Context: one part of a larger RNA
RNA sequence: CGCAGGAGAUUUGAGGGGAGCUAUCCUUAGUACGAGAGGACCGGGAUGGAGCGACCUCUAGUGUACCAGUUGUUCUGCCAAGGGCAUUGCUGGGUAGCUAUGUCGCGAUGGGCUAAGCGCUGAAAGCAUCUAAGCGCGAAACCCACCCCAAGAUUAGAUCUCCCGUGGGGUAACCCACCUAAAGGCUCCUUGUAGACUACGAGGUCGAUAGGCCAGAGGUGUAAGCGGUGUAAGCCGUUUAGCCGACUGGUACUAAUUAGCCGUGCGG
Numbered sequence: 001c002g003c004a005g006g007a008g009a010u011u012u013g014a015g016g017g018g019a020g021c022u023a024u025c026c027u028u029a030g031u032a033c034g035a036g037a038g039g040a041c042c043g044g045g046a047u048g049g050a051g052c053g054a055c056c057u058c059u060a061g062u063g064u065a066c067c068a069g070u071u072g073u074u075c076u077g078c079c080a081a082g083g084g085c086a087u088u089g090c091u092g093g094g095u096a097g098c099u100a101u102g103u104c105g106c107g108a109u110g111g112g113c114u115a116a117g118c119g120c121u122g123a124a125a126g127c128a129u130c131u132a133a134g135c136g137c138g139a140a141a142c143c144c145a146c147c148c149c150a151a152g153a154u155u156a157g158a159u160c161u162c163c164c165g166u167g168g169g170g171u172a173a174c175c176c177a178c179c180u181a182a183a184g185g186c187u188c189c190u191u192g193u194a195g196a197c198u199a200c201g202a203g204g205u206c207g208a209u210a211g212g213c214c215a216g217a218g219g220u221g222u223a224a225g226c227g228g229u230g231u232a233a234g235c236c237g238u239u240u241a242g243c244c245g246a247c248u249g250g251u252a253c254u255a256a257u258u259a260g261c262c263g264u265g266c267g268g
Base pairs, nucleotide, nucleotide: 001152005163006162007161008160009159010158011157015149016148017147018146021049022048023047024046025045026044027043033038051106052105053104054103055102059100060099061098062097066093067092068091069090070089071086072085073084074083075082076081110144111143112142117137118136119135120134164267165178166177167176168175169174179265184262185261186260187259188204189203190202191201192200209255210254211253212251213250214249215248216247218244219243220242225238226237227236228235229234
């Protein structure tokens, strides 16, 4: 820009893409078959491998904004307690998130047209012949079925809902005047399940969108100070303390202020 008014939702599916794998074991059955050795079709069930997708409850990683221990040095006047630097100084753990080695799922089933092939009926050619007319079966292939995208499918589809003036001229399209600026959208702002930007999603006081605060979960592992004890290093008590990033819920304390713009008026 188009989709012959504008808008918000929900959809149909022309078309396109993806997937399509396979093994072993049990059973049928030591049956059919076979002198024996051996050993099935058909059918039923179980467990895997590889591949693909999703997810983070579990397991295991990461987790330089969490907690603790600890070395050297420096600073906060000193003690104590802390800050900085040393690869995050080193070490032990670890929430969310992101992950695989973890968990779950998928390739199931059915239908249709067929290939080679197997047939029925059957002439040409009194026979025979699956073929010439006609008819039936028959593959991991093909079409559908399964999953995803999809109306710029310009053949531009469908359904639901919402919105929009008076006067004058004109056959009408349309033009003029005044009034009006709808439904809805965008800008802007708070943002995350989204994300390079954009887009997308949740919100913007009629508000829980983010931060803060409160509570909880969860992590670390029992803070500082004081008291006790020991010559002391230290230990014990207060104290399952103290601290705490991303998680969950609550709460308007802070910030989403105020506002601007687009879009018109019943539609060839």